[in-house]
Context: one part of a larger RNA
RNA sequence: UGACGGGGGCCCGCACAAGCGGUGGAGCAUGUGGUUCAAUUCGAUGCAACGCGAAAAACCUUACCUGGGUUUGACAUCUGACGAACCUCUGCGAAACCAGAGGGUGCCCUUCGGGGAAUGUCAAGACAGGUGCUGCAUGGCUGUCGUCAGCUCGUGCCGUGAGGUGUUGGGUUAAGUCCCGCAACGAGCGCAACCCCUACUUUUAGUUGCCCCCGGGUGAUGCCGUGGCACUCUAAAGGGACUGCCCGUGUUAAGCGGGAGGAAGGUGGGGACGACGUCAAGUCAUCAUGGCCUUUAUACCCAGGGCUACACACGUGCUACAAUGGGUGGUACAAAGCGUCGCCAAAGCGUGAGCUGGAGCUAAUCGCAGAAAACCACCCCUAGUUCGGAUCGAAGUCUGCAACUCGACUUCGUGAAGCUGGAAUCGCUAGUAAUCGCGGAUCAGCAUGCCGCGGUGAAUACGUUCCCGGGCCUUGUACA
Numbered sequence: 001u002g003a004c005g006g007g008g009g010c011c012c013g014c015a016c017a018a019g020c021g022g023u024g025g026a027g028c029a030u031g032u033g034g035u036u037c038a039a040u041u042c043g044a045u046g047c048a049a050c051g052c053g054a055a056a057a058a059c060c061u062u063a064c065c066u067g068g069g070u071u072u073g074a075c076a077u078c079u080g081a082c083g084a085a086c087c088u089c090u091g092c093g094a095a096a097c098c099a100g101a102g103g104g105u106g107c108c109c110u111u112c113g114g115g116g117a118a119u120g121u122c123a124a125g126a127c128a129g130g131u132g133c134u135g136c137a138u139g140g141c142u143g144u145c146g147u148c149a150g151c152u153c154g155u156g157c158c159g160u161g162a163g164g165u166g167u168u169g170g171g172u173u174a175a176g177u178c179c180c181g182c183a184a185c186g187a188g189c190g191c192a193a194c195c196c197c198u199a200c201u202u203u204u205a206g207u208u209g210c211c212c213c214c215g216g217g218u219g220a221u222g223c224c225g226u227g228g229c230a231c232u233c234u235a236a237a238g239g240g241a242c243u244g245c246c247c248g249u250g251u252u253a254a255g256c257g258g259g260a261g262g263a264a265g266g267u268g269g270g271g272a273c274g275a276c277g278u279c280a281a282g283u284c285a286u287c288a289u290g291g292c293c294u295u296u297a298u299a300c301c302c303a304g305g306g307c308u309a310c311a312c313a314c315g316u317g318c319u320a321c322a323a324u325g326g327g328u329g330g331u332a333c334a335a336a337g338c339g340u341c342g343c344c345a346a347a348g349c350g351u352g353a354g355c356u357g358g359a360g361c362u363a364a365u366c367g368c369a370g371a372a373a374a375c376c377a378c379c380c381c382u383a384g385u386u387c388g389g390a391u392c393g394a395a396g397u398c399u400g401c402a403a404c405u406c407g408a409c410u411u412c413g414u415g416a417a418g419c420u421g422g423a424a425u426c427g428c429u430a431g432u433a434a435u436c437g438c439g440g441a442u443c444a445g446c447a448u449g450c451c452g453c454g455g456u457g458a459a460u461a462c463g464u465u466c467c468c469g470g471g472c473c474u475u476g477u478a479c480a
Base pairs, nucleotide, nucleotide: 001480002479003477004476005475007474008473009472010471011470012469013468015464016463019428020427021426022425023424026319027318028317029316030315031314032313033312034310035309042053043052064305065304066303067302068301069300070299073127077126078125079123080122081121082120083119086103087102088101089100090099091098107116108115109114129294130293132292133291134290138288139287140283141282142281143279145277150189151188152187153186154185155184156165157164158163169180170179171178195271196270197269198268200239201238202237203236204235205234206233209229210228211227214225215224216223242265245259246258247257248256249255321421325380326379327378328377329376330375337368338367339366342361343360347356348355349354387418392413393412394411395410396409397408398407434456435455436454437453438452439451440450
């Protein structure tokens, strides 16, 4: 100087407390461990691995296994020989591969012999290849402490020196934020602000959006006409909030408490943004890369299988156990997205998944698209039930070369466990939790996951003694 303390002081955080809802019990989905297997590819492992890399494992993917094949190679550059390229067909076979038949002649230069470009085959070798090893050789990227308020430097001063001071102290703040003081005076990286979204408003603009006025029309609708951009909205530029004003308090300060005005008030709400560093944290399988290893194989092609196994254990979720509910019918109100290899309307068929159909739309124009919970009416009457839907049987639909291993969905039947969950444990402070549906990426098909969107919409916070993590000062130390 640090680190540590079941030392002290001050302070903060859904850290506790106060509340609300869960997990842990059940069934299923998914990831992991373990076990099994020819293989169940690899990585991630306290917080910070475990719906993680994977924003899509039937083939492909695919790295694994079995079998069949290849050896200048699936891919790149160079040399030589031959043939343009390319297209079609046959045999063998699971395919890859191997063997064979036919068609076909282009472009540029030319002394008409030929040469060249592009592309293919063959040969030889330089070389290719490696998701092989090392993340403890690395770059890059990322997690974490932590959006915690800290981490340092120059000069000066103090100290033999390590080092200290500044950065400590008194107030204050979300903040090393600001004020005051001070052998310090300044500065940098962080904080804050500058950026984006959202809440109010002005101007500009008015189609595909909107409809204050007039007219027409329908079962109904800005549906149509005339017209307009007032309103809604869209999207660009501005305004607006700064403790600016008032009162109190404070040291006359920084600030704090209250009030006015205001759409918004003291960082308005949310996001992006992550200091010096820590964990030899993670990644050689995104990529790049040193070294090592491999070169008829640890490389490459193909078919099939596996990654989907199953006595079990754990994590994360979904659905429930019901009446604040379930069922049937009726009737409202979103936002944000996506669509031409696509979204797919009307109409018809089917109980349904879906099929037929073909209008419109390269989209504020058309479509996906019926939002659901809510509300109204009726049924159910506490029952393993009109709760719950696993499992299984049968019949189907769709995608795709192909749904056996191993897809999703539909209909009929079947109706399991489950009556609120031990010890323990998680999230959340407001448009939040809880609850309800909608969209998107990936994608032929496949979502209870992920990323977004809106609807309905709470309870509680006395307080900081205690648990956890963190910041500052101080103290002890046989630790570095």

A computed fold for a 480-nucleotide part of an RNA from an uncultured bacterium, annotated as small-subunit ribosomal RNA, 3' major domain. Model confidence (mean pLDDT): 84 of 100. RNAcentral holds the full RNA, with entries from ENA.